[in-house]
RNA sequence: GCAAACCCGCCGUAAGGCGGGGACGCAAAGCUUCCGGUCCCCAUAAGCUGUCGAGCAUGGGGAUAGCGGGGCUGCCG
Numbered sequence: 001g002c003a004a005a006c007c008c009g010c011c012g013u014a015a016g017g018c019g020g021g022g023a024c025g026c027a028a029a030g031c032u033u034c035c036g037g038u039c040c041c042c043a044u045a046a047g048c049u050g051u052c053g054a055g056c057a058u059g060g061g062g063a064u065a066g067c068g069g070g071g072c073u074g075c076c077g
Base pairs, nucleotide, nucleotide: 001026002025006021007020008019009018010017011016024066030072031071032070034069035068036067037064038063039062040061041060042059043058047056048055049054
């Protein structure tokens, strides 16, 4: 310096985000979704399971930078 959980208000279908209060923590807890993870929404023809509700896989969109990795920048000593 930042600000978790929680509380209040607002936005969002949701995950979650923004503002205020508040500090669990953080030497990048600054910025950035390129890679993986996790979460939400939609589809589900072909595929798997089935107690025929649905779930898994798959595809599309979104979120998480305080889940890791990568990229850029950076204080004191």